[in-house]
RNA sequence: ACGGCUGUGGUAUAGUGGUAUUACUCGACCCUCCCAAGGUCGCUACCCGGGUUCAAAUCCCGGCAGCCGUA
Repeated sequence: ACGGCUGUGGUAUAGUGGUAUUACUCGACCCUCCCAAGGUCGCUACCCGGGUUCAAAUCCCGGCAGCCGUA
């Protein structure tokens, strides 16, 4: 320099155009003499900019970051 892949809560992760999923963590409550375990509820997310579309995490373009490959 070129090519490919990836980017989603604090962490990990699902999601091929129509309510953003699940688990852990965290907070409140229940349970318990207390803790742990268990139960119920709740908070927090689509890397950035632009485009297409009634509607974009998803499609397109350009960036940024990480990983891999070629030279």
Background:
The RNA shown here (transfer RNA) has 71 nucleotides and comes from a Nanobdellota archaeon. The coordinates come from a structure-prediction model, not an experiment, and the mean pLDDT is 80. The organism belongs to Nanobdellota, within Archaea. Rfam family: tRNA. Its family is annotated with triplet codon-amino acid adaptor activity in the Gene Ontology.